[in-house]
RNA sequence: GUCGGCUUCCCCGCGACGGCUACCCGUGAACCCCGUCAGGCCCGGAAGGGAGCAGCGGCAGCGGUGACGCCGGGUGCCGGGGAGUGGUUGGCGCG
Repeated sequence: GUCGGCUUCCCCGCGACGGCUACCCGUGAACCCCGUCAGGCCCGGAAGGGAGCAGCGGCAGCGGUGACGCCGGGUGCCGGGGAGUGGUUGGCGCG
């Protein structure tokens, strides 16, 4: 001098990892959540009406699964580009 490896910073990507969430499943309240309210109760001469327990359905909540979604970084003998020309190291050539 030249060709490489490792290392600094920045940008664009890809994949793992961690977390969160959608979807789905299960559960889901004596009453203080919603709806429907059998029976019974109340009002009424009656027709009807009212409040409303249990039950049923569901929401909140809880548990499980969990993304092709979101977030993250001293994640990766990853990819592409750029900036310094810094450090270190190997090969080759010359002095």
A computed fold for a 95-nucleotide RNA from a Woeseiaceae bacterium, annotated as Bacterial small signal recognition particle RNA. Its mean pLDDT, the model's own confidence on a scale to 100, is 75. Rfam family: Bacterial small signal recognition particle RNA. It is annotated as a non-coding RNA gene. For this family Rfam cites "Kinship in the SRP RNA family" (Rosenblad et al., RNA Biol, 2009). The model forms 96% of the base pairs in the Rfam consensus.